[in-house]
Context: one part of a larger RNA
Molecule: large-subunit ribosomal RNA, domain II
Organism: Fusibacter paucivorans
């Protein structure tokens, strides 16, 4: 891991509601006693509780009382109980189960380890060469100086011995700290035997929260003890019936809790509820405006100021300066409003429609939401963000659809069927159904990812110019003269610059010049004209499809194959597929009307479901009455094609070898898959 068994709302006493018995203005006994078939059962036993009257602080009154001044109001009263039992809540008790790190008391540990005490014991060798002695040399003597001797010393090199510096093995190990190499001390503040001392609110500590028996920020054991756990986790058979909630409000409150809201049942009421329409309301939002706060662009006007200027000064001029009101004009606003809808609320009332609502009383869950849709806020007009409001679906809802998917879209599963209709989505093939039909569009695999920007891509519409008096475009000739206009310049000749209503002439046309070109000229071309050719050509704006912009990090931007008069995009139109939806047959069940003594029977509606409420039953083990099965096989096991809607329940056959089952009614150690469950096989 797996299988088996054992594993969780009890029991007590209280209270309260609801069923069911008994009595009923009543109802009931406790404890004790006596009887007795004796854990029992009867009888007695009224002591006591509950109810029959309540209001007021209270005298006190009394179906009334209290307040007051009150014959007012108003407040509390005035309409059957009690005892047993079941149940379903609640309290007080361990109060469904398991689990805390901790608290506190009483005692056991210094054979591990810290420190001390007291008696022992251990340190191969081999270097260094202190002081102190002596000798010698030196001095007046001394310092000193040398050469012995001498053996100090937390000295040095290294064993036993003690430790543990790097490393590698090893990491379900040989070992709950070891083994290999290497390493440090090794006469010391060393080792190390044996006895002994200190004890937990303590003890030791060259001090690390170290170490006090593999256990230390308070050791170990047993008690109080089933501490306590707003936490986690587990909570065992079945069907039917309705169905939430993730809001408020207060909280040493925020992951708990209490009213309330929303559920569920039951009594009463008995049409109140809700929905559409018509019809009355009060609103200041969407919009919009500029009338009033404020934001804010221009221009005219003009008080003041600033500058200039006259004048001793005053009165005066002038201003391409600033400019408050005003006037005109484009404008904005959650905390502007002269206006102002749509919705949305609230209402008598009439009609249709629908099957709800209020009280009271029992029982609850629920306060973590979640995305999507519109409207706000906060951000950064980011977020799968966050935080209000309205809806919607998830949660608690299967089914189809979006390749795949909790919240998107269709659509709300009662059972059965090898029947049809259908919705959202689809119809070449995978893959059910149209290679459907009529007219366009796209060439980009656009469809099957994107912005600003950009482009003679393509189709549609709309203005316009030029055109058989020959247009564009192509070609072929012309493009001239005063004149090198003046002016500047070395030079400026159509073309460095500058001037200039930029002028006149000959022409079919030709600019005092469109570009290139040269020091300057020259050349080359262009406008502009004519021919040659012979119908279209050119500009500008809407719009439909497409094109570029387009580079990331696992092979992938239609699910794939594949697809172009699409199988792709837009308008229409027919027809099919397509779900547990709908319809058809056939069954169940639930409530509601009619009927009926009652099982029931007709009919109409309903029957997704988590917390939860509420009904109904199946299974086990006992008890007690009754039945009465079994050596001609009982439970048990096994195997089996039967029977109920389910939990289950029978038949047979084997096996087994001795007890077992129905009914009814009572009791409960009463259902296993989880709980890091608890033992026990494997």
């Nucleotide at each position: 891991g797996c299988c088996a068994a054992c594993g969780a709302g009890u029991u007590a006493c209280g209270u309260u509601a609801u069923g069911c018995a008994g009595c009923a203005a009543g109802g009931u006994u406790a404890a004790g006693c006596g009887c007795u078939u004796a854990a029992g059962g009867u009888g007695u036993g009224g002591a006591g509780c509950c109810g029959c009257a309540g209001c007021g602080a209270a005298a006190g009154c009394g179906a009334g009382u209290c307040u007051g001044a009150a014959g007012a109001g108003g407040g509390c009263g005035a309409a059957a109980g009690u005892u047993g039992u079941a149940u379903g809540g609640c309290g007080u008790a361990g109060a469904c189960c398991c689990g805390a790190a901790a608290c506190c008391g009483g005692g056991u540990g210094a054979c591990c380890u810290a420190u001390c005490c007291a008696u022992g014991u251990g340190c191969a060798g081999g270097g260094u060469g202190a002081a102190g002695c002596u000798g010698a040399a030196g001095u007046a003597a001394a310092a000193u100086u040398u050469a012995g001797u001498g053996g100090a010393g937390g000295c040095c090199c290294g064993a036993a011995c003690c430790c543990a510096u790097a490393u590698c093995u090893g990491u379900u190990g040989a070992a709950a700290a070891a083994g290999g190499u290497u390493g440090g001390g090794a006469u010391g503040a060393c080792a190390u035997g044996u006895g002994g001392a200190u004890a937990g609110c303590g003890g030791a500590g060259a001090a690390a929260u170290u170490c006090c028996a593999a256990u230390c920020g308070a050791a170990c054991u047993c008690g109080g003890a089933g501490a306590u756990a707003g936490c986690u986790g587990g909570u065992u058979c079945u069907c039917c019936u309705c169905g939430a909630a993730a809001u408020a409000g207060c909280u040493u409150u925020a992951g708990g809790g209490c009213u309330a809201g929303c559920c569920u049942u039951g009594a009463u009421c008995u049409u109140a509820g809700u929905g559409a329409u018509a019809c009355g309301g009060g609103g200041g939002u969407a919009g919009a405006g500029c009338a009033c706060u404020g934001a804010a662009u221009g221009u005219c006007c003009u008080a003041g100021g600033g500058g200039c200027u006259u004048u001793c000064a005053c009165c005066g001029g002038c201003u391409a300066c600033c400019g408050a009101a005003g006037a005109c004009u484009a404008u904005c606003a959650a905390a502007c409003u002269c206006c102002g809808a749509a919705u949305a609320c609230c209402g008598a009332u009439a009609u249709c429609a629908u099957a709800u609502g209020a009280u009271c009383a029992g029982g609850a869950g629920u306060c973590a939401g979640a995305c999507u849709a519109u409207g706000g806020g906060u951000g950064a007009u980011a977020a799968g963000a966050u935080u209000c409001a309205u809806g919607g679906u998830c949660a608690a809802a299967a089914g189809g659809g979006a390749a795949a998917g909790a919240g998107c879209c269709c659509a709300g599963a009662c059972c059965a069927u090898c029947a049809g209709c259908u919705a959202a989505g689809g119809u070449c093939c995978c893959a059910a159904a149209a290679u459907g039909u009529a007219a366009g569009u796209u060439a980009a695999g656009u469809g099957g990812a994107a912005a600003a920007g950009g482009a003679u891509g393509u189709g549609g519409g709309a203005u316009u110019g030029c055109a058989u008096a020959g247009a564009c475009a192509a070609c072929u000739a012309g493009g001239a003269u005063g004149u090198u206009g003046g002016c500047u310049u070395a030079g400026a000749a159509g073309c460095a610059g500058c001037c200039a209503c930029u002028c006149a002439u000959u022409c079919a046309a030709a600019g005092a010049g469109u570009g290139c070109g040269u020091a300057a000229u020259a050349g080359c071309u262009c406008a502009c004209u004519a021919g040659u050719c012979g119908a279209g050509u050119g500009a500008u704006c809407c719009u439909g499809c497409g094109c570029c912009g387009a580079a990331a990090a696992u092979u992938a931007c239609c699910g794939g194959g594949g697809c172009u008069a699409a199988a792709a995009c837009u308008u229409a139109c027919u027809a099919c597929c397509g779900a547990a939806g709908c319809u058809a047959u056939g069954g169940a069940a639930u409530u509601g009307u009619g009927c009926g003594g009652a099982u029931g029977c007709a009919u109409a509606a309903u029957u997704g479901g988590u917390a939860g409420a509420g009904g109904a039953g199946c299974a086990u083990c006992g008890u007690a009455u009754g039945a009465g099965g079994g050596g001609c096989g009982a439970a048990g096991c096994a195997g089996u094609a039967u029977c109920g809607u389910a939990a289950g329940g029978a038949g047979c056959u084997g096996u087994g070898g001795a007890c077992a089952u129905c009914a009814u009614a009572c009791g409960a150690g009463a259902g296993a898959g989880a709980a890091u469950g608890u033992u026990g096989g494997c």